[in-house]
Context: one part of a larger RNA
RNA sequence: CCCUUGUUAAGGAAUUCGGCAAAACAGCGGCCGUAAGCUUGCAAUAAGGCCUCCCGCUCAGCGCGCAAGCGUUGUGAGCGGGCGCAGCUAAAGAUCCCGAGCGACUGUUUAUUAAAAACACAGGUCUCUGCUAACUCGUAAGAGGAAGUAUAGGGGCUGACGCCUGUCCGGUGCCAGAACGUUAACGAAGAAGGUGCAAGCCUUGUUCCGAAGCGCUGGUGAACGACGGCUGUAACUAUAACGGUCCUAAGGUAGCGAAAUUCCUUGUCAUCUAAUUAGUGACGUGCAUGAAUGGCGUAACGACUUGGGAACUGUCUCAACAAGGAGCCCGGUGAAAUUGCAAUAACGGUAAAGAUGCCGUUUACCUGCAGCAAGACGAAAAGACCCCGUGAAGCUUUACUAUAGCUUGGUAUUGAAUUGGGAUUUUAGAUGCUUAGAAUAGGUGGGAGGCUUUGAUCUUCGCUUUCUGGAGCGAAGGGAGCCGCAAUGUGAAAUACCACCCUUUUAGGGUUUUAAUUCUAACUUCGUGUUGUGAAUCCAACACAAGGACAGUGCCUGGUGGGUAGUUUGAGUGGGGCGCUCGCCUCCUAAAGAGUAACGGAGGCGCUUAAAGGUUAGCUAGCUCCGGAUGGAAAUCGGAGCGAUAGCGCAAAAGUAUAAGCUAGCUUUACUGCAAGGCCGAUAAGCCGCGCAGUUACGAAAGUAGAAUUUAGCGAACCGACCGCAGAUUGUAGGAUAAUCGCGGGAGAAUUCAGAUAAAAGCUACUCCGGGGAUAACAGGCUAGUCUGGUCCAAGAGUUCACAUCGACGACCAGGUUCGGCACCUCGAUGUCGGCUCAUCGCAUCCUGGGGGUGAAGAAGCUCCCAAGGGUUUGGCUGUUCGCCAAUUAAAGCGGUACGCGAGCUGGGUUUAAACCGUCGUGAGACAGGUUGGUCUCCUAUCUGCUGCAGGCGUUGGAACUUGAGAGAAGUUGUCUCUAGUACGAGAGGACCGAGAUGAACAAACCUCUGGUGUACCAGCUGUUCCGCCAGGAGCACCGCUGGGUAGCUAAGUUUGGACGGGAUAAGCGCUGAAAGCAUCUAAGCGCGAAGCCUCGCUCAAGAUUAGGUUCCAUAAUCCCCUUGAAGACUACAAGGUUGAUAGGCCUCAGAUGUAAGCGCAGUAAUGUGUUUAGUCGAGAGGUACUAAUGGA
Repeated sequence: CCCUUGUUAAGGAAUUCGGCAAAACAGCGGCCGUAAGCUUGCAAUAAGGCCUCCCGCUCAGCGCGCAAGCGUUGUGAGCGGGCGCAGCUAAAGAUCCCGAGCGACUGUUUAUUAAAAACACAGGUCUCUGCUAACUCGUAAGAGGAAGUAUAGGGGCUGACGCCUGUCCGGUGCCAGAACGUUAACGAAGAAGGUGCAAGCCUUGUUCCGAAGCGCUGGUGAACGACGGCUGUAACUAUAACGGUCCUAAGGUAGCGAAAUUCCUUGUCAUCUAAUUAGUGACGUGCAUGAAUGGCGUAACGACUUGGGAACUGUCUCAACAAGGAGCCCGGUGAAAUUGCAAUAACGGUAAAGAUGCCGUUUACCUGCAGCAAGACGAAAAGACCCCGUGAAGCUUUACUAUAGCUUGGUAUUGAAUUGGGAUUUUAGAUGCUUAGAAUAGGUGGGAGGCUUUGAUCUUCGCUUUCUGGAGCGAAGGGAGCCGCAAUGUGAAAUACCACCCUUUUAGGGUUUUAAUUCUAACUUCGUGUUGUGAAUCCAACACAAGGACAGUGCCUGGUGGGUAGUUUGAGUGGGGCGCUCGCCUCCUAAAGAGUAACGGAGGCGCUUAAAGGUUAGCUAGCUCCGGAUGGAAAUCGGAGCGAUAGCGCAAAAGUAUAAGCUAGCUUUACUGCAAGGCCGAUAAGCCGCGCAGUUACGAAAGUAGAAUUUAGCGAACCGACCGCAGAUUGUAGGAUAAUCGCGGGAGAAUUCAGAUAAAAGCUACUCCGGGGAUAACAGGCUAGUCUGGUCCAAGAGUUCACAUCGACGACCAGGUUCGGCACCUCGAUGUCGGCUCAUCGCAUCCUGGGGGUGAAGAAGCUCCCAAGGGUUUGGCUGUUCGCCAAUUAAAGCGGUACGCGAGCUGGGUUUAAACCGUCGUGAGACAGGUUGGUCUCCUAUCUGCUGCAGGCGUUGGAACUUGAGAGAAGUUGUCUCUAGUACGAGAGGACCGAGAUGAACAAACCUCUGGUGUACCAGCUGUUCCGCCAGGAGCACCGCUGGGUAGCUAAGUUUGGACGGGAUAAGCGCUGAAAGCAUCUAAGCGCGAAGCCUCGCUCAAGAUUAGGUUCCAUAAUCCCCUUGAAGACUACAAGGUUGAUAGGCCUCAGAUGUAAGCGCAGUAAUGUGUUUAGUCGAGAGGUACUAAUGGA
């Protein structure tokens, strides 16, 4: 020093993020008294005030007693008296008030950094659930729900109470609906194929049937959610009740509002304060309030958050003393982290960019002990931030793919019947109308007759059908004919007749399917009864009852399905993210071969063309000027000049007139099979091509032609629709067809364009692992755009006048404090803002000092030069640095030091985990947005460094006194008075120079004074125990509390200090004086001139290894040991050791306290009084050898 405590003058929150911590009134009891508000319960012990001890007396109450009265040890009131600083005397035992936010409340929570505003809560509301309930667990049986039954249970949201809870159903969800569309398995019907002797089985594809779901139609917000722009307008201005327009599903109502929500923002106004980024009340311009994701209020409550006040205090100004513990010393015992090696200095430089270890210089005798923490990029933990990994995990979802569950249909378990519908088949009927035509001609074939008293033509009625023309059938009447062929007409001729059929349709039957209903026998029954059974709500059997081919269950199947699971979620990148980019072509960069990078600079492509190809032949553009009808800048015509500027489908470059450009004729080489040789190139690709064979085009021919003036116009492998083949096979010969195989071609795409999969998005602050200083945030380094400072030029301002002062447009430097750039050390850790403490340096100087200029009268200023000695305030607000404000001041400087300083402190901010609001997101979550809360490790320091103290050795015996090389500390300044109301000035005002006085802050020493403390001093007091009791004392209760206080130590107290001089200088001012006959402060020479420099004054100092000097002593002196100390961690130092006052004791005194005990006296007693300014007393002063400093080496 630290820890735990006690006390503290004056002030009293000035401290601080914040009254944190501490202190303190009150406290128990009695009496009095008590506001706003209010849910009438509270608030409330509100607040605030008085009393409390001891002694005596009286009365009341109570008990006993018939009463008188007595008792009261346990009640209350009153009166009188006594003592003390203080009477709940110690201990224990609420601080209170006013305002705001949030949450109603009591409760609960992150065991181990968060107790809260979070959770819960009663209440509200929505929704599900009819009982074998819903729901949950379980494979199931079964269990919970519940031994409950809609006043019950489950789930969601909200969160007492009061007033309320607006608009939107377009999206998503949920609910309801069922016609139609879509649709799986199954089923049905064809087809093709394989196989088999066959029955059959298998495969593929098509059509029909076929549920839920989805589509579709509605509803639903206390379901998820959402709740607008632009613009004009009123007789000051402003604003807009009002209007226009666009969009929407609808455009935010009431309320509240710079808020736990407001960016700008410290909004504006008011209040509170000397001063307020805080607080409160308002305003409303709500970045981005708002109604059960509840809105707004609200009494009571809160270890919540926040503002103010009272009281109180060591929180502070500003610290002091004291106690105990630890530390320190001695004895005993005895760890730990850590540790490359160490013979481990400072500064400047250098260096992987911050050196004990390198270079240079300087400093430094050797070794310890106690301390401090600046460094050893100290220790600890393979950085939690950041990035990376084709790492992990948790979570989310309209990522992908599965899946439990739920749900749908089919089928099995699974039977009977009725009715209706559908399909199909069969029987018997019916039906068939363009036009032409007598007229309602279904098709084909046969066919010349057919029907008719077994009742024809015809008439009436009825039924069916209908194209409204009619057709068919039946009944009655009636009583003999009717129809066809032939003719007309038609593609086809008679339903005259027969046969086989088609379309549509009727009736019956069969088969099948479907819907509904009924039955009972499978099956079910946590319905009842009986029995097992004496207990059984269990189980079983039986009976009854109810349901019933449903349900349930198995298999197949569609839907739904973050409930669950497995995964994916690119790279480049001057960190990452956001943005942008990713292949190909052209140019520049590119450094005259090729090639060559960047998130360097410019542009293009993802085609096109049957001519824009081939060939043969021919031709020449474009611009300017001049001339010429309409006619213009530009149409077509003529001339001239220039000469490739033109054109070449498309970007650029290269090329190009012998044209590759333009035009015409004929055409298809925009061919097949190859290919010598090369270019390019990691590979794979890409590119050019002599020549040969075949077949063509053009040309008289030579020849040219395997697309296009060239360079872009694209994609490996697997798969593969489809196409081709004089290929092969198909059971036994041939043919046809088909299939299979083989061969060849091939649309289809990967733009992350050398292409991970058939198929893929996010969050992590709950996080984890492996790595990286290969890569960010802090700091350092480099740089200096930005920044700060300066210089030059001088347009201008300054009445005039560039330069008293200011200085544009520009130019040039310096610095390394800002914001940056780079990514060089550090990611096996260099702790980050601000404050506190303690500093140190620079000077570009804030003050003080010395000067020049002034648009300097004086005073006060402005500006520049010199100057770093010292100094450079306290508060309000805010986490702030900064800043603003209040009041001062001579002044309230600017910077560096890892934005100095966390192994020194703090922890308010930032930056973990909890939570709220706004905004964003479907969501998990996110936000240099806000808000509340939230572990700062090491009792121990090895080395360097620093502050102290010792030991050794040296200085060549010892002791005392010194010199001072060198080092350090100190260094500030105001006000007043005199000079002098003088100089100056019209006045107002008002000096220089010089002299004195007194302060502020700072520093040192001290304790006489004033005080503090003073734990072995004195006194008082309470409770209790003990000394047998009384008296008197002792112990304990923080030293029990209270009042004082000696020494010592102390400040707030006292005293002192900064000075005055001298020397050399700075800026500046001069003398003399040349170079340069002058001038000139300078060149030679000389002089003034500052708080600055060196001295003077103070402290240390001969390890000053250069170790100094003087004097004295020479057996001199010292250590050990002992008594001690205003000396001290130890050691040391100092006093002393019998020739002695060193300590203790004793005596006297100072000083403190304040009149002891005992006894006497007075009083009923408490108590008072006398003896008595008594008694007692730690450290102080003087004295005194009584005790101890013996003896010795």
Molecule: large-subunit ribosomal RNA, half B
Organism: metagenome